[in-house]
Molecule: small-subunit ribosomal RNA
Organism: uncultured Acidimicrobiales bacterium
RNA sequence: GACGAACGCUGGCGGCGCACCUCAUGCAUGCAAGUCGAACGAGGCUUCGGCCUAGUGGCGAACGGGUGAGUAACACGUGAGAAACCUGCCCCGGAGACCGGGAUAAGCCGAGGAAACUUGGUCUAAUACCGGAUACCCCCAGCGGAGCGCAUGCUCUGCCGAGGAAAUGGAUUCCGCUCCGGGAUGGUCUCGCGACCUAUCAGCUUGUUGGCGGGGUAACGGCCCACCAAGGCAUCGACGGGUAGCUGGUCUGAGGGGACGAUCAGCCACACUGGGACUGAGACACGGCCCAGACUCCUACGGGAGGCAGCAGCAGGGAAUCUUGCGCAAUGGGCGAAAGCCUGACGCAGUGACGCCGCGUGUGGGAUGAAGGCUUUCGGGUUGUAAACCACUUUCAGCAGGGACGAUGAUGACGGUACCUGCAGAAGAAGCUCCGGCCAACUACGUGCCAGCAGCCGCGGUAAUACGUAGGGAGCAAGCGUUGUCCGGAUUUAUUGGGCGUAAAGAGCUCGUAGGUGGUUCAGCAAGUCGGGUGUGAAAGCUCUGGGCUCAACCCAGAGAUGCCACCCGAUACUGCUGUGACUAGAGUCUGGUAGGGGAUCGCGGAAUUCCAGGUGUAGCGGUGAAAUGCACAGAUAUCUGGAGGAACACCAGCGGCGAAGGCGGCGAUCUGGGCCAGUACUGACACUGAGGAGCGAAAGCGUGGGGAGCGAACAGGAUUAGAUACCCUGGUAGUCCACGCUGUAAACGUUGGGCACUAGGUGUGGGGAGGCGUCAACCCUCUCUGUGCCGUAGCUAACGCAUUAAGUGCCCCGCCUGGGGAGUACGGCCGCAAGGCUAAAACUCAAAGGAAUUGACGGGGGCCCGCACAAGCGGCGGAGCAUGUUGCUUAAUUCGAGGCAACGCGAAGAACCUUACCUGGGUUUGACAUGCUGGGAAAAGCCACAGAGAUGUGGUGUCCUUCGGGGCCCAGUACAGGUGGUGCAUGGCUGUCGUCAGCUCGUGUCGUGAGAUGUUGGGUUAAGUCCCGCAACGAGCGCAACCCUCGUCCUGUGUUGCCAGCGGGUAAAGCCGGGGACUCGCAGGAGACUGCCGGGGUCAACUCGGAGGAAGGUGGGGAUGACGUCAAGUCUUCAUGCCCCUUACGUCCAGGGCUGCAAACAUGCUACAAUGGCCGGUACAAAGGGCUGCUAUUCCGCGAGGAGGGGCGAAUCCCAAAAAGCCGGUCUCAGUUCGGAUUGGAGUCUGCAACUCGACUCCAUGAAGUCGGAGUCGCUAGUAAUCCCGGAUCAGCAACGCCGGGGUGAAUACGUUCCCGGGCCUUGUACACACCGCCCGUCACACCACGAAAGUCGGUAACACCCGAAGCCAGUGGCCCAACCCGUAAGGGAGGGAGCUGUCGAAGGUGGGAUCGGUGAUUGGGGUG
Repeated sequence: GACGAACGCUGGCGGCGCACCUCAUGCAUGCAAGUCGAACGAGGCUUCGGCCUAGUGGCGAACGGGUGAGUAACACGUGAGAAACCUGCCCCGGAGACCGGGAUAAGCCGAGGAAACUUGGUCUAAUACCGGAUACCCCCAGCGGAGCGCAUGCUCUGCCGAGGAAAUGGAUUCCGCUCCGGGAUGGUCUCGCGACCUAUCAGCUUGUUGGCGGGGUAACGGCCCACCAAGGCAUCGACGGGUAGCUGGUCUGAGGGGACGAUCAGCCACACUGGGACUGAGACACGGCCCAGACUCCUACGGGAGGCAGCAGCAGGGAAUCUUGCGCAAUGGGCGAAAGCCUGACGCAGUGACGCCGCGUGUGGGAUGAAGGCUUUCGGGUUGUAAACCACUUUCAGCAGGGACGAUGAUGACGGUACCUGCAGAAGAAGCUCCGGCCAACUACGUGCCAGCAGCCGCGGUAAUACGUAGGGAGCAAGCGUUGUCCGGAUUUAUUGGGCGUAAAGAGCUCGUAGGUGGUUCAGCAAGUCGGGUGUGAAAGCUCUGGGCUCAACCCAGAGAUGCCACCCGAUACUGCUGUGACUAGAGUCUGGUAGGGGAUCGCGGAAUUCCAGGUGUAGCGGUGAAAUGCACAGAUAUCUGGAGGAACACCAGCGGCGAAGGCGGCGAUCUGGGCCAGUACUGACACUGAGGAGCGAAAGCGUGGGGAGCGAACAGGAUUAGAUACCCUGGUAGUCCACGCUGUAAACGUUGGGCACUAGGUGUGGGGAGGCGUCAACCCUCUCUGUGCCGUAGCUAACGCAUUAAGUGCCCCGCCUGGGGAGUACGGCCGCAAGGCUAAAACUCAAAGGAAUUGACGGGGGCCCGCACAAGCGGCGGAGCAUGUUGCUUAAUUCGAGGCAACGCGAAGAACCUUACCUGGGUUUGACAUGCUGGGAAAAGCCACAGAGAUGUGGUGUCCUUCGGGGCCCAGUACAGGUGGUGCAUGGCUGUCGUCAGCUCGUGUCGUGAGAUGUUGGGUUAAGUCCCGCAACGAGCGCAACCCUCGUCCUGUGUUGCCAGCGGGUAAAGCCGGGGACUCGCAGGAGACUGCCGGGGUCAACUCGGAGGAAGGUGGGGAUGACGUCAAGUCUUCAUGCCCCUUACGUCCAGGGCUGCAAACAUGCUACAAUGGCCGGUACAAAGGGCUGCUAUUCCGCGAGGAGGGGCGAAUCCCAAAAAGCCGGUCUCAGUUCGGAUUGGAGUCUGCAACUCGACUCCAUGAAGUCGGAGUCGCUAGUAAUCCCGGAUCAGCAACGCCGGGGUGAAUACGUUCCCGGGCCUUGUACACACCGCCCGUCACACCACGAAAGUCGGUAACACCCGAAGCCAGUGGCCCAACCCGUAAGGGAGGGAGCUGUCGAAGGUGGGAUCGGUGAUUGGGGUG
């Protein structure tokens, strides 16, 4: 796009078309073929004009109408042929119609039967029937003549003989009858070509193929029969199976083509199923006959009747297809002389949006952009000029009036229709689908992987433009969607117009049949080819032009086209054909050489393994990652000598050779195939390919017979392992070997069929030849032919790659492919001894499977390189007790979050109340808090008293500012507040982590079809993508580094509260004082370090190694600083925030409780286990901080925590403040201790409203576990680890042993990068890409689905053999029957015919064994999906 459609929703009118696609299922009822009285007799009626009628007779009923079952066929289409034919009615021409005869229906009289119907007697007519005559002519036999044809033969004509007609009837302008010839029309037969699927149908055929003779027919013919011969058809697809009416045409497509064959038209076939003939011009006959069968109906049970695939209609089937209408007015048909009759053909109407076409459902104005709806960022937007409203119009429908054409004279079913006119009134007339992309059209709400959608991709798991609804929008419109089917898109079966190295696809290889294709040249022919012409190609349809319905659909006319086919004429370039034509460039032969693991057979050889015998010899051998099994004192292994036997041939050996492939390797002999080179004598296209076919064909395997050393499936043992039916080891059977036979497959691979030709080169190597050079030797150089490799241009390719050995450019031939799975499977067939092979589907299922390349990620891949990553060290953790956090458990609640590294001394830098978010209980509702509005009010806060656990309530007291408007306050109301309620997977912000790892990108250019690459890779170097060099790249950005802070040296300036060397004063002492700026220090500024210098290495580089100088040396130490990104990482409980949720509660206030609960487990710490120690006494040295609700000196009291008291300090001034380890001295002596301090009892201190749950500290007493910690695991590379104290934040106090800072003392070790972990770069493989925590295979279990096998069982189809044999044709007979003609007066006879009977054939039926297809089947097999 289309439809004979159907279904869903909806539906105003008209025109033109169309309408059982299914059950060729069965049918009630009516109608669908009659007509002629001018052929005939008769009967009836009569207005006497005539009319009606059964029968005889004639014509028609073989047309028209229906259907598509059958049919793969001369059925159809197309073109020929019939010298092998027929043709009623019609037309033309010629000739004729004479004389006779006998019956019969109807009628009348009877009989039988339920009916259908049958039957006897008797009378009668014809255009019914019969005989004779005549014969233009016809037919047949015989004898001639002329002409013609491709053949059989045909045409014309002469003579002679045999045979053959009629209705002169009816009516009176005519119609009929008979014969002959011709025409027209219609039919019959034959042939060429064309048009479905299947080879899992490969052979079929006995009247089969042909001949002779006959029969039969309108006619040819095995159409039929007898005889003879053995043919005929088939891979160019016979035979079989399946399906199907064919065509003009229809739909689609640019076309080629594909699909279809409704309506209309041509042909065919059929008429309940099967068979058969009769009549006739024509039938094997839809509305005729006979028979058989099934079915239905009637019946008096004896018998009968029927055939809608005609028009209507009914039932049934089905998703589905109409009225039991009107009329013969028109067109056409039958009969008739005609009038006319008949006609479900036909013309019309009815039903159905089934299709096509046309029309309408109003037009113009109209903004407060109304109301309402929807939405909103609350401003608005949109529906929307849409409506209302104003003005106007009246098509269609409605009502009324007129009123056709179709009809040349009459006649109109349609029909009072079309059409015309008038009237009223916007009046009666819009839906359907869609809105994620494809694909035009978007929002809201509801729902929450539910309900649902879906053509494909895919939507839906709480913000759905995808579901449902609404608003809005898009599209089409009396329709719109859905489903089904066909074509298109699909160059996705490729003729036009595809492919086969890796995507599906080259047969394992060769030979060769048919076939296809084929070198140069001459001549001829003219099949293909080309040109012209004739015929044909029905009409309709299609295209164009014109015309008719108001237009269109539709209809009419003309023209074109219909590519084919047949014939005629012409052309001869190409192809073809012909020529015992010609040629030599293809191919082959010949001669001479030459290389070779080419093949077959026979023989020979040495090395090695094993075995046997003997000698020597002694304890192990063997084997492995390590072992064990095994062998060995009965003497192994080792070694020597001799012997046996089998198999294979080291080195040479080479991307070297040979062969068609498989394959071929010691040496020799014999036989034998092929190649290459040179020569150019011969043949003269002999060629290429190759469906079928044949042969060869690794290994394994099979059969028979040998052989058997080594190796070695199966098997056994030993190991390994979670297991180990494996990998490893020790043994070991088939086999491996030989002969003969079979199998016929391989990643049989170059994954690349064969042949020929053409198209740059370079460089190896094998074989041959030629030339040059050469003291013609070997080399070497050049050319050439032929093999075999590598690199590479053009070109090709999706890319990879191929590239004179093509995957390039062409030609010829063959094979093969058409999404993945199912499956190279099932069934069938063929082959095989078997194993199995060859050929080869479908159901079902998926939305992919696959190729090449790219970027990542990953690897028990590779290379290079880093990091406390390992190693080397030091100290820990894991064991104990306690602290803290977490899980778990418990609970009214034990609020919440964090979860490997990167949660767990984390949020929390302070949970007794508060905090607090949790629980219980008690209150409250514009609220504890903010803002606005309205109304009202008193004064608010504060203080006191009472009740209460308190919140709160009640009472009293009290009295604020003001510019006098009010503000502030309270109450009521309304908007609203409030939420640590949910969602960190809706978010912002912030943060962790990889990782301070060295990376991550961009612009332009270049390369690539593209993803993308290049740059960023490479060679060096670095801590570094740091730098250098190179390079189709050149630059740039974010990172690195540097710039910043701090520590280390020096300088300058400054000098208090800091400092004190020198001068002075002064104290018990003290920078205490005067002074000083030297020093320390503070503050501010500067210098210094840059591989700058020297030497070695290195590419005259970057850089690196060593050195000098220097406080510091190669980023000097430390910090701050965290690229693109990853983890939907963490946080809605810091804050902010969308959406959702709560609103007398999930808000808010209060009291108490809980967050501290304790069988258990984990994480992080502290303290220890002691002598490098504990305790006691003495004594020394910091830095960085903090301090007014604060730090607190000196003094006093207390054993102590602390108390009293109050001098200083808002701090370089005063205080916290004692630093501790250290050092000196003493004591303890290896012990659960003078170690260790948990736990518990008692007594206190301090903070605070309050230490019960649940604070810290002090003192006295108590003194637990623990004696250095399993597997495992953590930190640290220098002022680091270890160890020792000090300070701070939070904070009333404190569970801090935590955290963040500060200083003191102060090590050991690093060979090195194999390994573990993490990371960077390059490279490689990949079936991974939520990326190895990936992907993914098979069994088993369960559910469902389709298929195969299966003892069987049921059915269909087509044949075969035999039996039976209806009707009927034919043949024979015909004793029975018969009017016409003949004989006969007659009787009777004859001729001729018939019934009957017999026979051949013969449908249905029966019996039988097979074939083939299908259904079903316990069980069973694999497959698919989940």